Model confidence (mean pLDDT): 82 of 100. This is a predicted structure of a 355-nucleotide part of an RNA (large-subunit ribosomal RNA, domain IV) from a Pseudomonadota bacterium.
[in-house]
Context: one part of a larger RNA
RNA sequence: CUCGGGAAGGAACUAGGCAAAAAAGCUACCCGUAAGUUCGCGAGAUGGGUUCCCCGCCAGUACAUGUACUGGGGGGGCGCAGCGAAAGUGCUCCGGGCGACUGUUUACCAAAAACACAGGUCCCUGCUAAACUCCUAAAGAGGAGGUAUAGGGGCUGAGGCCUGACCAGUACCUGUGUGUUACGGGUGGGGGUUUCCAGCCAGUACAUGUACUGGCUGGGAGCUCACUGCUUCAAGCCACAGGUGAACGUCCGCGGUAACUCUGACCGUGUGAAAGUAGCGUAAUCCCUUGUCGUGUAAGUUACGGCCCGCAUGAAAGGCUUCACGACUUGGAGACUGUCUCCCCGAGCUGCCCG
Numbered sequence: 001c002u003c004g005g006g007a008a009g010g011a012a013c014u015a016g017g018c019a020a021a022a023a024a025g026c027u028a029c030c031c032g033u034a035a036g037u038u039c040g041c042g043a044g045a046u047g048g049g050u051u052c053c054c055c056g057c058c059a060g061u062a063c064a065u066g067u068a069c070u071g072g073g074g075g076g077g078c079g080c081a082g083c084g085a086a087a088g089u090g091c092u093c094c095g096g097g098c099g100a101c102u103g104u105u106u107a108c109c110a111a112a113a114a115c116a117c118a119g120g121u122c123c124c125u126g127c128u129a130a131a132c133u134c135c136u137a138a139a140g141a142g143g144a145g146g147u148a149u150a151g152g153g154g155c156u157g158a159g160g161c162c163u164g165a166c167c168a169g170u171a172c173c174u175g176u177g178u179g180u181u182a183c184g185g186g187u188g189g190g191g192g193u194u195u196c197c198a199g200c201c202a203g204u205a206c207a208u209g210u211a212c213u214g215g216c217u218g219g220g221a222g223c224u225c226a227c228u229g230c231u232u233c234a235a236g237c238c239a240c241a242g243g244u245g246a247a248c249g250u251c252c253g254c255g256g257u258a259a260c261u262c263u264g265a266c267c268g269u270g271u272g273a274a275a276g277u278a279g280c281g282u283a284a285u286c287c288c289u290u291g292u293c294g295u296g297u298a299a300g301u302u303a304c305g306g307c308c309c310g311c312a313u314g315a316a317a318g319g320c321u322u323c324a325c326g327a328c329u330u331g332g333a334g335a336c337u338g339u340c341u342c343c344c345c346g347a348g349c350u351g352c353c354c355g
Stems, first nucleotide, its partner, number of pairs: 001348006008341002012339001017336001028050004036041001038158001052077004057072007078082001091334007098326002103115002119156007132142003159321004164251003169248002171244007179237002184232006190225017252270005279313001280310001291307005
């Protein structure tokens, strides 16, 4: 290390009956089986009996009055033991919590109360490209060769009884608008430039004028711009009005008061959008706390049943309850045992040491 056996006791061990022991026994047969319950279950509940061999008897079936097979009942025999082996294989009961359930999960420390689930509810989506998703956001594809009894998303999580108040804040929806607002459209100013006209200046040619060239100024027409206005114009934002909680969320203080005391149905006052309803409650939630009373024990920080000023419960981040179910978790009981009091003996294997 792996096994076997053990006086008396029998969980006193321990975080915890961990481990071991016990029980049961071939999809055996017969009898019998509680609370509860969604009437299906619970249930193989729990529990009790039988099983081998021999000899008669009874009934049935098959074929020819006998035999074969099956079933029932009686008497007897042996052993510690009659499914006589091996392998394999539910211990049971009572109470609580959580999760309805079968399932799924951290491949290699977590299998659970976590996830999923059927069911519930809310939101989005009317389809020539649905909503949504993948995607160089394009093409294309899924959704779907589906069409609101469909598809997508959120929350909750069977069933039963239910799901209270608040729309002030945030979010979403609807409506309204001499608020704000892009590109674009329309139309001005300014600049540049082309052309035409007029005027002025200079130069050249000939004789004051004319012609040509260049420059400047003004005007008309056109084109144009990294300039600058006005007007028109969407959603959005903003503002206002209204709505929505199984949207995010939020659901109070203070003082006084009854003929013992205590308590406060009652009264006053303040804030606020509203002032936590039903239910549950020292709870997987309670700090104080081993709250307090009761049950269970000789003795109980655990457990169960009550109580309730709940530090800091509470109604789909659902509330309460619930049969069945669970390698879940918690308390108790029976049986059983080397878990223990308290260790001992034996077998085999192995390491080290000695010979």